């Protein structure tokens, strides 16, 4: 200069009019002043958690998640480091990464054979009309195939074979470093394959329902009628069984009110800065308060300056996470490649 790999952050600014909501204030009321009004994803609602209620949450089955090691977190399927395998020339990236000699299963097509198996070929031995046929050995060579029973080379045999040997790869025993996964040396020929996001085995987690949760006040009236269930325990905890619980429960008809008010946003919160850690993070110090609505506010025209009034997209109980969505810009780390000095 030119290719790329990683983290981080904005993602509309100013100013004029005119609106919607929330909260002070002042007003008898219209109403006027001042303050506060989406997002990095507010999304998808897919994990994990707080918080309400039902047994503060019991045993059992069954189910479901989740699997390499340590750490961190309220918790996690997140996050930090790390080990292992694979990509990449690196910077970096991707991984559900326990078990396949404990048992079922599955593997199209092709092939003898996918778990016990000789299709061609090599050898021995017997027959033989010299074409060849029968026995029996073999996994070296050919052939299929995504995969054929460790690999390459020598020895060895009748031909071969971990049948022996050296080297390399699994395994397995020791020893050593490392908390740990694991790694490195030695030693033993100890060497019949895939799949477990098949069933299954191990190990570790999980009780349900959810803010329409759940509480209070006020209204309204009659808690009406049919039919079913239920102390032989309904209905709920729960998919079943144990146990708890103790009157209602469920469908249709026909009618009432369909209003407030808590929960509701101060929080595992935010910023800075010390101090521990490689990091995630933790602790302490110092400051700030940053939406709360219930038909549901967070908008609309103008003007000015860049190429452009512009990307994706709108809270509804609250945090932590993960994934998708994203025009356009910044930064700062780091690699490879050329060229100059």
């Nucleotide at each position: 200069g030119g290719a790329g790999u990683c983290g981080g952050c904005c993602g509309g600014a100013c100013g004029g009019c005119g609106g919607c909501u929330c909260c002070g204030g002042c007003g008898a009321a219209a109403g006027c002043c001042g303050g506060g009004g989406a997002g990095g994803a507010a999304a998808g609602u897919c994990c994990g958690g707080g918080c309400u209620c039902c047994a503060u949450a019991g045993g059992g089955c069954a189910g479901a998640g989740c699997g390499c090691c340590a750490g961190g977190u309220a918790a996690c399927a997140c996050c930090u480091g790390g080990g292992c395998g694979g990509a990449g020339u690196g910077a970096u990236c991707c991984g559900a990464c326990g078990g396949a000699a404990a048992g079922u299963g599955c593997a199209a097509c092709a092939g003898a054979a996918a778990c016990a198996u000789a299709c061609c070929g090599c050898c021995c031995c017997g027959a033989u009309u010299c074409g060849u046929c029968g026995g029996g050995g073999u996994a070296a060579g050919g052939g299929u195939g995504a995969a054929a029973u460790g690999g390459u080379g020598g020895g060895g045999u009748a031909a071969g074979a971990g049948c022996c040997c050296a080297c390399c790869g699994g395994c397995g025993c020791c020893g050593c470093g490392g908390c740990a996964a694991c790694g490195c040396g030695g030693c033993g020929g100890c060497c019949g394959g895939g799949c477990a996001a098949a069933c299954c085995c191990c190990g570790c987690u999980c009780g349900g329902a959810g803010c329409a949760a759940g509480g209070c006040c006020a209204a309204a009236u009659a808690g009406g009628a049919a039919g079913g269930g239920a102390a032989u325990g309904a209905c709920g905890c729960u998919g079943c069984c144990c146990g708890c619980c103790g009157a209602c429960c469920c469908u249709u008809c026909g009618g009432g009110u369909u209003g407030g008010c808590c929960g509701c946003u101060c929080g595992a919160c935010c910023c800075c800065g010390a101090u521990g850690g490689c990091a995630a993070c933790a602790u302490c110090g110092g400051g700030g308060c940053u939406a709360g609505a219930u038909a549901g506010a967070u908008c609309g025209c103008c003007g000015u300056a860049c190429a452009a009034a512009g990307a994706c997209a709108g809270a509804a109980c609250c945090c932590g996470g993960c994934u998708u969505a994203c025009a356009g810009g910044c930064c700062g780390a780091c690699u490879c490649c050329c060229g100059c000095a």